[in-house]
RNA sequence: GGCGGCGUAGCCAAGUGGUAAGGCAAGGGACUGCAAAUCCCUGAUUCACCGGUUCGAAUCCGGUCGCCGCCU
Numbered sequence: 001g002g003c004g005g006c007g008u009a010g011c012c013a014a015g016u017g018g019u020a021a022g023g024c025a026a027g028g029g030a031c032u033g034c035a036a037a038u039c040c041c042u043g044a045u046u047c048a049c050c051g052g053u054u055c056g057a058a059u060c061c062g063g064u065c066g067c068c069g070c071c072u
Stems, first nucleotide, its partner, number of pairs: 001071007010024003018055001026042005048064005
């Protein structure tokens, strides 16, 4: 330099056009003599960033950045 994959919450991770699941962690509450365990509640309005397509974009297209792999 060329090609491919990935980038979603503090961490892991689903979702692949119609307003983002779940788990862990965290905070609040219930319970308890106090705890642990258990149960309930809370959280992404910038889905790496910029632009485009579309009535509508995390999702499709182009570019940029970062990480990983392959080729020379």
Molecule: transfer RNA
Organism: Candidatus Bipolaricaulota bacterium